[in-house]
Annotation
A computed fold for a 475-nucleotide part of an RNA from uncultured Glomus, annotated as large-subunit ribosomal RNA, domain I. RNAcentral holds the full RNA, with entries from SILVA. The organism belongs to Glomeraceae, within Eukaryota.
Context: one part of a larger RNA
RNA sequence: AUUUGACCUCAAAUCAGGUAAGAAUACCCGCUGAACUUAAGCAUAUCAAUAAGCGGAGGAAAAGAAACUAACAAGGAUUCCCUCAGUAACGGCGAGUGAAGCGGGAAGAGCUCAAAUUUGAAAUCUGGCGCCUUCGGCGCCCGAGUUGUAAGCUAGAGAGGCGUUUUCGGCGGGCACUCGAGUAUAAGUCCUUUGGAACAGGGCAUCAUAGAGGGUGAGAAUCCCGUCUUUGACUCGAAGCAGCCUGCUAUGUGAUACGUCUUCAAAGAGUCGGUUUGUUUGGGAAUGCAGACCAAAAUGGGUGGUAAAUUCCAUCUAAAGCUAAAUACAGGCGAGAGACCGAUAGCGAACAAGUACCGUGAGGGAAAGAUGAAAAGAACUUUGAAAAGAGAGUUAAACAGUACGUGAAAUUGUUGAAAGGGAACCGUUUGGAAUCAGUCUUGUCGGCGAGAAAUCAGCCUGGCCUUGGCCGGGU
Numbered sequence: 001a002u003u004u005g006a007c008c009u010c011a012a013a014u015c016a017g018g019u020a021a022g023a024a025u026a027c028c029c030g031c032u033g034a035a036c037u038u039a040a041g042c043a044u045a046u047c048a049a050u051a052a053g054c055g056g057a058g059g060a061a062a063a064g065a066a067a068c069u070a071a072c073a074a075g076g077a078u079u080c081c082c083u084c085a086g087u088a089a090c091g092g093c094g095a096g097u098g099a100a101g102c103g104g105g106a107a108g109a110g111c112u113c114a115a116a117u118u119u120g121a122a123a124u125c126u127g128g129c130g131c132c133u134u135c136g137g138c139g140c141c142c143g144a145g146u147u148g149u150a151a152g153c154u155a156g157a158g159a160g161g162c163g164u165u166u167u168c169g170g171c172g173g174g175c176a177c178u179c180g181a182g183u184a185u186a187a188g189u190c191c192u193u194u195g196g197a198a199c200a201g202g203g204c205a206u207c208a209u210a211g212a213g214g215g216u217g218a219g220a221a222u223c224c225c226g227u228c229u230u231u232g233a234c235u236c237g238a239a240g241c242a243g244c245c246u247g248c249u250a251u252g253u254g255a256u257a258c259g260u261c262u263u264c265a266a267a268g269a270g271u272c273g274g275u276u277u278g279u280u281u282g283g284g285a286a287u288g289c290a291g292a293c294c295a296a297a298a299u300g301g302g303u304g305g306u307a308a309a310u311u312c313c314a315u316c317u318a319a320a321g322c323u324a325a326a327u328a329c330a331g332g333c334g335a336g337a338g339a340c341c342g343a344u345a346g347c348g349a350a351c352a353a354g355u356a357c358c359g360u361g362a363g364g365g366a367a368a369g370a371u372g373a374a375a376a377g378a379a380c381u382u383u384g385a386a387a388a389g390a391g392a393g394u395u396a397a398a399c400a401g402u403a404c405g406u407g408a409a410a411u412u413g414u415u416g417a418a419a420g421g422g423a424a425c426c427g428u429u430u431g432g433a434a435u436c437a438g439u440c441u442u443g444u445c446g447g448c449g450a451g452a453a454a455u456c457a458g459c460c461u462g463g464c465c466u467u468g469g470c471c472g473g474g475u
Base pairs, nucleotide, nucleotide: 027058028056029055030054031053038045042092068075069074079106080105081104082103089097090096110322111321112320113268123149124144125143127141128140129139130138131137132136158264159263160261161260162259163258164257167255168254169249170248171247172246173245174244175243177240178238179237180236181235182234183233188204189220190203191202192201193200205222206221207211213225214224215223273294274293275292276291277290278289279288300317301316302315303314304313357364358363377404380391381390382389383388458475459474460473461472462471463470464469
């Protein structure tokens, strides 16, 4: 000196772990917050502590183990129902508004911190790395932390000393329980008629704790799926640990329960409370909430529905927190049913419906279901450029041809009939025409019944002749 690497500072990209602001919103919680209306006017009031608006959750939410209710022989977290009660109370004491205790039920469950020295030993926790049986465990190493992480304790108490004794933890397997999916379980397709098809008519049978329902070429208990037995049985799977059985392991100066000693014994502050303003409430000399100002105590403090002083009494222990059930549910997901509607009804929407379409936009917003049992959806020939026809073919049916079941009415074309000067139309009367129904008559045919005569067949019998046949008689 060059090259490469490391180190320091910085930018960008990619980003382990972590977080989810959005949507939806029926029910729930918190905030904000009207007016129409009613008062027969209207201002307080009422509508209403509602609607619209904003924020936040859960399968429920919220509330919740008394700074409660009471005044009794007291009760004993919360929530919901009945009652209390349209009561007490509020209210231009007008219109109107309007609870709570008790009592009876549904459900039922209790707990945790902060505040004490483990002081003979921070016993606690995050992270990184490694291993493992991976919602985590063990080991190692940094770190957090004595300006306090664990254990212990919560007023019903409790701690500490002493003494008696009752009961125990962890991991795994199986069964049971709960939930989900699946499997199995009766009896005609007999004869016959109609028909394209029998699931129909007639006949003869079968099952039924099953004759709910649906399908199958027409009304199917017995053809098929189901239905009953069945809140059952069996099989598979999932999650949990409250029950039972069983295997391994854990044992400590352990935890828990009771008695006794009086040796200790801490309990939430700009909070309670007061003044004032606003709002709210049935809450009235102020029910709750919020703002401003003042602002505590510890034999203290709150409450005791009329303000204040004094004095007793009763009852709880605020200013920290968790907690299932009974309760709510026009949204979502999944089921079952109906004295509901049946295509102008019922959701706006039975269909490619919040679609097409309209509006710059907010927004508004329709119409539209059915061939047939089965496409067997018309091969082929022929005319035509084709569309479309004419034949042919399928079908039970094409007068069911993807403009398709049935196919009304206004309206249109064509064909037939009748009428027509004073519009058509209307009423009454008479005549005519067509069609339909009924009655009567006649002809023919068929069925049933009665009678008469004749005849044929049959039977008996006479004659002729040639077996046959012919002419007779009787019945």
Rfam family: Eukaryotic large subunit ribosomal RNA. Rfam links the family to the GO terms structural constituent of ribosome and ribosome. The family is grouped with related families in Rfam's "LSU clan". Rfam 15.1 lists 107,465 matches to the family in 2,616 species. For this family Rfam cites "The comparative RNA web (CRW) site: an online database of comparative sequence and structure information for ribosomal, intron, and other RNAs" (Cannone et al., BMC Bioinformatics, 2002). The prediction has a mean pLDDT of 80.